[in-house]
RNA sequence: GGGGAUGUAGCUCAAUGGUAGAGCGCCUCCAUGGCAUGGAGGAGGUUGUGGGUUCGAGUCCCAUCAUCUCCA
Numbered sequence: 001g002g003g004g005a006u007g008u009a010g011c012u013c014a015a016u017g018g019u020a021g022a023g024c025g026c027c028u029c030c031a032u033g034g035c036a037u038g039g040a041g042g043a044g045g046u047u048g049u050g051g052g053u054u055c056g057a058g059u060c061c062c063a064u065c066a067u068c069u070c071c072a
Base pairs, nucleotide, nucleotide: 001071002070003069004068005067006066007065010024011023012022013021018055026042027041028040029039030038031037048064049063050062051061052060
């Protein structure tokens, strides 16, 4: 220098172009004398960044950044 992969909640990961979710973690409540544990509820998201296409984009297109990887 060229090619490829990944980027979504605190962490690990989902999500056919049509309401962004799960597990763990966190908060509150209930059960127990207390812990562990179980149950119920809740908070938490500029989907790396900037544009484009579309009635509608996490998803499609372009550029760019970071990490990993292959080739030279």
This is a predicted structure of a 72-nucleotide RNA (transfer RNA) from Candidatus Terrybacteria bacterium RIFCSPLOWO2_01_FULL_58_14. Rfam family: tRNA. Rfam links the family to the GO term triplet codon-amino acid adaptor activity.